[in-house]
Context: one part of a larger RNA
Molecule: small-subunit ribosomal RNA, central domain
Organism: Acidobacteriota bacterium
């Protein structure tokens, strides 16, 4: 010397199960594949080191030495890996017992409100803007009352609150279901981590069929504004927003921060569990979640700071100067849009 990084400069996969592989907790026994000593064989010459010699010298030649990192067998240790065998219990599971949540799915329901229709009261404006204007309205609107359709989404309650692996979940009830948390420590005895490929899941938006359509509102139309004004603002609106089934598969899929362990001052909150103290009423310990502020360290700085970006360890994805370009071409998926994959020439 045997790279440096990936919050915000280039760089963590949108999340999860998990296969192969990669690493792996704790006592004793053995075995000796890796380790590690020692001995023998081979490592052909040249080349290379060092020591001497020889061409005037050097290069370059001789001689001699040593090394050639390396493989083969043999004898040998046995901490560490590693096989093997017998344990253990703190890692991981299981059981019992709680209790807390918008976790997923189906079914059924329930008030407000918006629009429609249909009656009843009234009469001349409504509506909308910055001001207007298109619109609607003597075929009686706007405003009010009273019944009815019908979609759609659920105000306070709602919290920097709560669950999920992420996308994500909000009226009530019921029915099936996942998870996770705390409480005993009776059960198993490392069954455990990560995971290339593979699988499943994956917000709008968009596609297919078949239904729905109330309020929204791409596109579209028409009114203003403009110098215009394929907008912003206003009056309409149509897919689509909603179901049912099946594709798509992508985001600023963001903490712009892969999962997993373990160690490393503190301060004030919140959600769930449990214990001790006490009781108006709190105080104080143990977990798990979820913020804020800061300590030491780290960090280019901003910041992070036991939910780390801190100091470690084990696995995965990833980056290697902008621009061409997330493009071409080729494979692959797709119904289609297009997703994955993924350059190069040529320029700064």
């Nucleotide at each position: 010397c045997u790279g440096g990084g990936c919050g915000u400069a280039a760089a963590g996969g949108g999340u999860c199960u998990g296969u192969a592989g990669g690493c792996g907790g704790u006592g004793c026994g053995g075995c000796a594949a890796g380790u590690c000593g020692g001995a023998a064989g081979u490592g052909a010459a040249a080349u290379c080191u060092c020591a001497g010699g020889g061409c005037u010298u050097a290069a370059c030649c001789c001689u001699g030495a040593g090394g050639c990192u390396g493989c083969u067998c043999c004898c040998g240790a046995a901490a560490c890996u590693g096989c093997u065998g017998u344990g253990c219990u703190c890692g991981a599971g299981u059981g019992c017992g709680a209790g807390a949540g918008a976790g997923g799915c189906g079914a059924g329901u329930g008030g407000a409100a918006u629009u429609g229709c249909a009656g009843g009261u009234g009469u001349a404006g409504c509506g909308g803007u910055g001001a207007a204007a298109u619109g609607c309205g003597u075929a009686g609107a706007u405003a009010u009352c009273u019944g009815c359709a019908g979609g759609a989404a659920c105000a306070u309650c709602c919290g920097a609150g709560g669950c999920g692996a992420a996308a994500g979940c909000g009226g009530c009830u019921c029915g099936c279901u996942g998870g996770a948390u705390c409480g005993c420590a009776a059960c198993u005895g490392a069954c455990g981590c990560u995971g290339a490929g593979a699988g499943a899941c994956g917000a709008a938006a968009g596609c297919u069929a078949g239904g729905g359509g109330a309020g929204c509102a791409a596109a579209c139309a028409g009114g203003a504004u403009u110098a215009g004004a394929u907008a912003c603002c206003c009056u309409g609106g149509u897919a689509g927003u909603c179901c049912u089934a099946g594709c798509c598969c992508u985001a600023a899929a963001c903490g712009a921060u892969c999962a997993u362990g373990a160690c490393u001052g503190g301060g004030c909150g919140u959600g769930g569990g449990c214990c001790c103290u006490g009781u108006a009423c709190g105080g104080g310990g143990c977990u798990c979640g979820u913020g804020c502020c800061g300590g030491a360290g780290c960090u280019a700085a901003c910041g992070c700071g036991u939910u780390a970006a801190g100091u470690c360890a084990u696995g995965c994805g990833c980056c290697u100067g902008g621009g061409g370009a997330g493009u071409a071409c080729g494979g692959u998926c797709g119904c289609a849009a297009g997703g994955c994959u993924g350059a190069a020439a040529c320029u700064c």